[in-house]
Context: one part of a larger RNA
This record gives sequence, structure tokens and C1' cells, in this order.
RNA sequence: UGUCGUUGAGUGAGUGGAACGAAUCUCUAGUACGAAAGGAACGGGAUUCGGAUGCCUCUGGUGAGCAGUUGUCAUAUGGCAGGCUGCAUAGCUACGCAUUGUAUGGAUAAGAGCUGAAUGCAUCUAAGCUCGAAGCCAUCCGCAAAACGACUCAACAAAGGCCGUCUAAGAAGAAGACGUUGAUAGAGUUGCUGUGUAAGAUUCAAGCUCACGCGAGAAUUUCAGCAGACAACUACUAAAAGC
Repeated sequence: UGUCGUUGAGUGAGUGGAACGAAUCUCUAGUACGAAAGGAACGGGAUUCGGAUGCCUCUGGUGAGCAGUUGUCAUAUGGCAGGCUGCAUAGCUACGCAUUGUAUGGAUAAGAGCUGAAUGCAUCUAAGCUCGAAGCCAUCCGCAAAACGACUCAACAAAGGCCGUCUAAGAAGAAGACGUUGAUAGAGUUGCUGUGUAAGAUUCAAGCUCACGCGAGAAUUUCAGCAGACAACUACUAAAAGC
């Protein structure tokens, strides 16, 4: 673009899939079988390995951040060396966690049969019928009306877009949330989380110094200070107006 109003929802003709593949142990069972020696299976259960899918509660990784420390800088409550070290939220992750691991039905293959003629017998086949596989079709998980024979249902003058604030989304489009009848983002407050007790002040202090003084460090103020990708609250700022 089409499907010939718009929007929302649905069906599933078709189509993709390996979504499962193994091993060990155990019960079956010291049973069947066998003189004994020995010694199964069908079926059930558990565990493990590989595959697949999803997730971040735990563990590990990464990680804004916080702290310590070395050197250096016209002192510095801070920078830089994208220094070194310890810990670490969210998110993303695997080395972590969870699920799966064909059950069942149908039609069959090779094959096994029933009844049964042609051929008074026999014969699974000629008519008819019953079974029978990790395979086929369903069952399971996706996509799907561009299925051109272009489907169905409902509602109805709405709906969508531009524009703006954004993120559980994201290469661009798209998707999703919101736009004052507002918590969408920022900011603020509170909580929670991380780090681990800020600066300044006060009081001490190993020692050094003839003396005046200097002084690493410690304690209190202080579960502080700083930070946050988290949550709640609050219209303070921006989502105006409009097409």
C1' cells in the first nucleotide's frame, strides 16, 4: 500500500520448534529362569549431565557511590596520578535460582493376527475386522486475515497524529506512561539502602624543645557526614497555547 468509514477485540487456514536427549542408582528382586553356579525384564522412583526457557530471593561478577592510604599541588573541608586498597545500592548478569525432561488419544509402517472366499481344503486379503514404532497427526510453546475466496464480533463520532514531560521501552522508527480534571520528569521533604562516624570546635596525648611553643594520634559533639539508578509524599519548575 491493499483488504474501501473509524476504533477496539477475537478466530485460526497455514507455518516454525528438539524442547527435549541421555546416564547412574534404587524398588521390581536375589524374584522369573536355572540342578547349581549364577541371574534378568516390563513398570515405578530418585539423582546427575547436556540442551531449552525464564528470573535476580540467595551466592558470585560488574557497579554510580562511600571510606582509607601514597606522591604532588601557593593548605587542601579540595584537586590530579582516570594511582593503590576495602566495602557496595539499583540495573545487567552466571559461576546462582526456578521450570521442563511424552503422559494420553488417533491413523499407520515393517510385522502379528481374526473371519474368509476366489480354489467345498488351506490361506492375514480379494470384501470386512483387531493390533502394531523414538516415526506421522493432535495434545505443548510461538507466529499468523497479504488466508487476494483478503474472515468474525462489538461500539460509534469518535479516534489517531503533530507538539511537550518521560521510561518497565529503545540504533532510527516503534512500544508504553503522562500532559494542570496532572505525580510524567526535575527539585524539595521523609523513608530505605551504601559507606562507616565528616568539617569545625572542645578536652587529652607518645614525645621534641633552654624556653616560648610544636605535636602524629585519641575521645566527645556523631549510627555522623557524604551518596543513591530505590519508594512514598509535595504542583515549587517544565509538560502552555495551538494545529

Predicted 3D model of a 243-nucleotide part of an RNA (large-subunit ribosomal RNA, domain VI) from an uncultured archaeon. Its Rfam family is "Archaeal large subunit ribosomal RNA". Its family is annotated with ribosome and structural constituent of ribosome in the Gene Ontology. For this family Rfam cites "Crystal structure of the ribosome at 5.5 A resolution" (Yusupov et al., Science, 2001). It was read from a public genome assembly. The coordinates come from a structure-prediction model, not an experiment, and the mean pLDDT is 80.